[in-house]
Context: one part of a larger RNA
RNA sequence: GGAUGAAUGCUGGCGACAUGCUUAACACAUACAAGUCGGACAGGAAGUGGUGUUUCCAGUGGCGGAUGGGUGAGUAACACGUAAGAACCUGCCCUUGGGAGGGGAACAACAGCUGGAAACGGCUGCUAAUACCCAGUAGGCUAAAGAGUAAAACGAGGAAUCCGCUCGAGUAUGGGCUCGCGUUUGAUUAGCUAGUUGGUGAGGCAAUAGCUUACCAAGGUGAUGAUUAAUAGCUGGUCCGAGAGGAGAUCAGGCACAUUAGGACUGAGACAUGACCUAGACUCCUAUGGGAGACAGUAGUGGGGAAUUUUCCACAAUAGGCGAAAGCCUGAUGGAGUAAUAUCGUAUGGAGGUAGAAGGCCUACGGGUCGUGAACUUCUUUUUCCAGAGAAGAAACAAUUACGAUAUCUGGGGAAUAAGCAUCGGCUAACUCUUUUCCAGUAGCCACAGUAAUAUAGAUGAUGCAAGCGUUAUUC
Numbered sequence: 001g002g003a004u005g006a007a008u009g010c011u012g013g014c015g016a017c018a019u020g021c022u023u024a025a026c027a028c029a030u031a032c033a034a035g036u037c038g039g040a041c042a043g044g045a046a047g048u049g050g051u052g053u054u055u056c057c058a059g060u061g062g063c064g065g066a067u068g069g070g071u072g073a074g075u076a077a078c079a080c081g082u083a084a085g086a087a088c089c090u091g092c093c094c095u096u097g098g099g100a101g102g103g104g105a106a107c108a109a110c111a112g113c114u115g116g117a118a119a120c121g122g123c124u125g126c127u128a129a130u131a132c133c134c135a136g137u138a139g140g141c142u143a144a145a146g147a148g149u150a151a152a153a154c155g156a157g158g159a160a161u162c163c164g165c166u167c168g169a170g171u172a173u174g175g176g177c178u179c180g181c182g183u184u185u186g187a188u189u190a191g192c193u194a195g196u197u198g199g200u201g202a203g204g205c206a207a208u209a210g211c212u213u214a215c216c217a218a219g220g221u222g223a224u225g226a227u228u229a230a231u232a233g234c235u236g237g238u239c240c241g242a243g244a245g246g247a248g249a250u251c252a253g254g255c256a257c258a259u260u261a262g263g264a265c266u267g268a269g270a271c272a273u274g275a276c277c278u279a280g281a282c283u284c285c286u287a288u289g290g291g292a293g294a295c296a297g298u299a300g301u302g303g304g305g306a307a308u309u310u311u312c313c314a315c316a317a318u319a320g321g322c323g324a325a326a327g328c329c330u331g332a333u334g335g336a337g338u339a340a341u342a343u344c345g346u347a348u349g350g351a352g353g354u355a356g357a358a359g360g361c362c363u364a365c366g367g368g369u370c371g372u373g374a375a376c377u378u379c380u381u382u383u384u385c386c387a388g389a390g391a392a393g394a395a396a397c398a399a400u401u402a403c404g405a406u407a408u409c410u411g412g413g414g415a416a417u418a419a420g421c422a423u424c425g426g427c428u429a430a431c432u433c434u435u436u437u438c439c440a441g442u443a444g445c446c447a448c449a450g451u452a453a454u455a456u457a458g459a460u461g462a463u464g465c466a467a468g469c470g471u472u473a474u475u476c
Base pairs, nucleotide, nucleotide: 001476002475003474004473006472007471008470009469010468013346014345015344016343018341019339020338021304026302027301028300030299031298032297035063036062037061040060041059043057044056045055046054070257071256072255080182081181082180084178085177088175089174094170095169096168097167098166099165102134103133104132110125111124112123113122114121115120140149141148142147155162156161184230185229186228191221192220193219196218197217198216199215200214201213202212203211234253235252236251238247239246240245259280260279261278262277263276282293283292284291285290310336312335313334314333318332319330320329321328322327349379350378351377352376359370360369361368362367384413385412386411387410388409389408393403420465421464422463423462424461425446426445427444432459433458434457441448442447
């Protein structure tokens, strides 16, 4: 000198754009963050004088909830990066070939009875379906033959038809698995390993495999650093650096986690942040019998800390879920708010103006300097205040905008609303007076101060940077 997710002291006009718990993966009040479909289904309610139409709905059922959003605790590992591979799966979407004929029994809801403080149940009875089941059928599967196994669902419409269902084949997309190379420190960690290394049989998985198991063999790995210990999420991009390299916030990709530990269920996909079961710690309710909970989602609270924002608006845009659609939902996202936290832009006026005014400071008492600086005259209105007009962002005829009392434009008023901070002994740009007298104090280093201190403190002046300027911390 550069940089920062910075902090702190003094000061502080505006705008654009970005960023904002680096510490306790500490505990969390409250609200919201994942629903949707009545064109799958019986039924109920509202409304209507009645029918019809309409609207809404707890429940059954379907799809989604495995995405999106957060965090970096763990992990030194095929976790990540890069380059390859073979023994796999893949809902929705796309392409393509077939099929949907016949039966049946239930369970919620509901009604009745009933247990419990509650959470939540129990018994009996009734009922529908795109929920469930049965036999039959198949260009699929079992290496072939033979034999065996295994499907389906309807709804809307006056109809054409449309949307769905089922069995195959093929893309795509996403994912699982294997492997070469790369990936921190310690030898004051030298040996480690029994499912360990390999084989056979069996099991298991979507798939390969000691993945599991029985038997057999005794292997496997290590100074090219095994094992063990410590530390740490990885990479692209980004920042610093001449480079080597370092850092690993924001953005993007992979991974891991969701109070701690374990487990499976459902499903195309999870061993599942706002699902389930069990145990532990903690908090809360309780009638003491028993129950409820999990912000490392968005706001917000306490705590910790030098330190980090609103319990805001909207689904208008982009995007996602559901739906035939209208649409509904979305703290994703778009915006506003907040903080000079960073970067950039732009103001705080322009021109004239010597009696070189008053005043301050210095003085050799002559004067010098602040200083054209001010006053004064004149001009302008970026900005500011007031008034009026007023978008684009909406694609897709019309309609639809959170932002938005927006941006922007026009008119009016008036220099009006807007400058500080640090330094001045040398390094290092900028000096004098007063005060103090090894005291008070300064200090990055050298050092300064003991009665003429350019080094303390105050003042005039000057220098540097400027809506910032110093200090501290880290890093190059």
Model confidence (mean pLDDT): 81 of 100. Predicted 3D model of a 476-nucleotide part of an RNA (small-subunit ribosomal RNA, 5' domain) from Gossypium laxum. The organism belongs to Gossypium, within Eukaryota. Rfam family: Bacterial small subunit ribosomal RNA.